[in-house]
Molecule: RNase P RNA; transfer RNA
Organism: Binataceae bacterium (SeqCode)
RNA sequence: GGAGUGAGUCGGGCGAUCGCCCCGCUGACGGGGAGGAAAGUCCGGGCUCCACAGGGCAGGGUGGCCGUUAACGGCGGCGCGAAGCGAUUCGCGGAAAGUGGCACAGAAAAUAGACCGCCCGCGAGGGUAAGGGUGAAAAGGCGGAGUAAGAGCCCACCGGUGCGCGAGUAAUCGUGCGCGCAUGUCAAACCCCACCCGGAGCAAGACCAAAUAGGAGGGUGAGCGGCCCGCUCAGGACCCCUCGGGUAUGGUCGCUCGAGCCGGCGAGCAAUCGUCCGGCCCAGAGGAAUGAUCGCCACCCGCAAGGGUACAGAACCCGGCUUAUAGACUCACUCCGGCA
RNA sequence: UGGGCGGUCGCCAAGCUGGUAAGGCACCAGGCUUUGGACCUGGCAUUCGAAGGUUCGAAUCCUUCCCGCCCAGCCA
Numbered sequence: 001g002g003a004g005u006g007a008g009u010c011g012g013g014c015g016a017u018c019g020c021c022c023c024g025c026u027g028a029c030g031g032g033g034a035g036g037a038a039a040g041u042c043c044g045g046g047c048u049c050c051a052c053a054g055g056g057c058a059g060g061g062u063g064g065c066c067g068u069u070a071a072c073g074g075c076g077g078c079g080c081g082a083a084g085c086g087a088u089u090c091g092c093g094g095a096a097a098g099u100g101g102c103a104c105a106g107a108a109a110a111u112a113g114a115c116c117g118c119c120c121g122c123g124a125g126g127g128u129a130a131g132g133g134u135g136a137a138a139a140g141g142c143g144g145a146g147u148a149a150g151a152g153c154c155c156a157c158c159g160g161u162g163c164g165c166g167a168g169u170a171a172u173c174g175u176g177c178g179c180g181c182a183u184g185u186c187a188a189a190c191c192c193c194a195c196c197c198g199g200a201g202c203a204a205g206a207c208c209a210a211a212u213a214g215g216a217g218g219g220u221g222a223g224c225g226g227c228c229c230g231c232u233c234a235g236g237a238c239c240c241c242u243c244g245g246g247u248a249u250g251g252u253c254g255c256u257c258g259a260g261c262c263g264g265c266g267a268g269c270a271a272u273c274g275u276c277c278g279g280c281c282c283a284g285a286g287g288a289a290u291g292a293u294c295g296c297c298a299c300c301c302g303c304a305a306g307g308g309u310a311c312a313g314a315a316c317c318c319g320g321c322u323u324a325u326a327g328a329c330u331c332a333c334u335c336c337g338g339c340a
Numbered sequence: 341u342g343g344g345c346g347g348u349c350g351c352c353a354a355g356c357u358g359g360u361a362a363g364g365c366a367c368c369a370g371g372c373u374u375u376g377g378a379c380c381u382g383g384c385a386u387u388c389g390a391a392g393g394u395u396c397g398a399a400u401c402c403u404u405c406c407c408g409c410c411c412a413g414c415c416a
Base pairs, nucleotide, nucleotide: 001336002335003334004333005332006331007330008329009328010327012297013296014295015294016293017292018291020033021032022031023030024029035311039322040321042320043319044318045317046316047201048200049199050198054229055228056227057226059197060196061195062194063193064078065077066076067075068074079092080091081090082089083088093192094191098190099189100186101185102184115132116131117128118127119126120125140158141157143155144154159181160179161178162177163176164175165174166173167172205253206252207251208250215243216242217241218240219239221233222232223231245415246414247413260280261279262278263277264276265274266273267272298309299308300307301306341412342411343410344409345408346407347406350365351364352363359396367383368382369381370380371379389405390404391403392402393401
C1' cells in the first nucleotide's frame, strides 16, 4: 500500500427570535422536552386483577456443555462438526423405544434384493452384492489373502461401536482391550428424553361524580377464559349471560426515581456482578407537545441562483432479538506485496 | 395502544396430516345457428403476499418482513 474479518461510536453543530407540551409559590421568570432503533410486537420480566396461583391431564416452548441474569428462545466461555490459506463464520438432544414417509427412475428404498454381468450346470435351476446402470439416498472404505466366481468369509490400516483407565464441573478428548460390523435418510413428521410455562392485560386496576325503565328474557351459580379435582365467595337472585335503557367520549390516581444514568475502583478469560467511591435527575401529555424563521459553519447535489441533511416520532415501564438506516469515524485482528 | 383473523389465476374459492395447484364465473379459439344468446369441445396459475431456511422435494413445515380486515369506554 492492497484485500478482508470482527467489535463499536456519532448520526448535523452553535447562536438569536417567535411559538407548543409538562413542572416549579401558576401569564412576563426558571427548569425539562424523542430514538438507536421510540418500529415489528417475536421472546422474557416487573406491575395490576383473578386464590400473591394449588394438584393432575391436555397443550405450548426450549434443546451440545457450563455459566450469567429478575427472566429469556438473549449474552459469554468452552466442546464437536462443516466452510475458509487465515482473522473468523455457520450448525448442534434421541433414528439398535415405537409408528410412519421416501414421488419418478431403478432388479431392489430397508424383514433386503438377481435386470445386465461373473461362476456352476446339457437344461430346469442354483451361487454371487465384487463390476455396470438408476436415484437425493443402494447395505462400511482401501489393499491383501481366499474362491468355481465371489463376499468382513478371513487379515492389516482407517472408520464405527461396547467396556475399562486417565484428564476435565460437564459436553468431550486421549489411550488400552474386545466386537467383523448388527438396522440408510427424514424428528423445522408423529413421537421419546430432559428442563421450563396458571390466565388476562394500563381500554390492567382503584376512587369520585352525572344520568335512568334500577326494565325484560334465560341460567348446568360465579371466580376459572381446554378439562377434572381442590379452594373461595354467594346463597335461590343482591350473582352471571343476552336484549333493552342511560351517559357521552366526565374527573383524580395508576404515571414515571428506576433490575435508573455517567465516571472510577475491585472480582471474573468473558457475559456479568459489587452492602464500594464520586456525580446526576433525563418527556409524562392523554388523540397526543417536541416546531418554524434567520445568521455562521460542516457535508451532499447543481455551471450558477439555489436546494437538501439517512431510517424514522415516545403513549405503563424495563431486558433482549429482529428489521430499516445517507454519511462520517474509531479500535482489534488476518492474508498478500513493497521498503528499511 | 392491546388482542384476534386472513393473503392461492381478472373475481369467488378447494388444497395447508409435504410428492409437483380441483372447481365455478369471466376471457380466448373452434363447433352448432342465417346471426346473436344458450349449449358442446378445447385452452388459460413455471408458482400460491415477499425473502431466507429445513427436506431429494415446500402453496403446505420453520424464521423474518409487507399488506388487508375485525374486536375492545363507563353506569346499571